[in-house]
RNA sequence: GCGGGCGUGGUCGAGUGGUAAGAUGUUUGCUUCCCAAGCAAAAGACUGCCGGUUCGAUUCCGGUCGCCCGCU
Numbered sequence: 001g002c003g004g005g006c007g008u009g010g011u012c013g014a015g016u017g018g019u020a021a022g023a024u025g026u027u028u029g030c031u032u033c034c035c036a037a038g039c040a041a042a043a044g045a046c047u048g049c050c051g052g053u054u055c056g057a058u059u060c061c062g063g064u065c066g067c068c069c070g071c072u
Stems, first nucleotide, its partner, number of pairs: 001071007010024003018055001026042005048064005
């Protein structure tokens, strides 16, 4: 330099045109002499960034940044 893949809450991770599951963690309450475990509830991401298409974009298209793989 060229080609390909991936970027989603604190962490892992699904969804793939109709405004985002689940797990784990966090906080609060119940339980307990206390802790742990268990049970219940709550908060937390508009989906790397900038544009385009569309009535509507995390999803499609272009650019860009980061990470990974391969080629030279």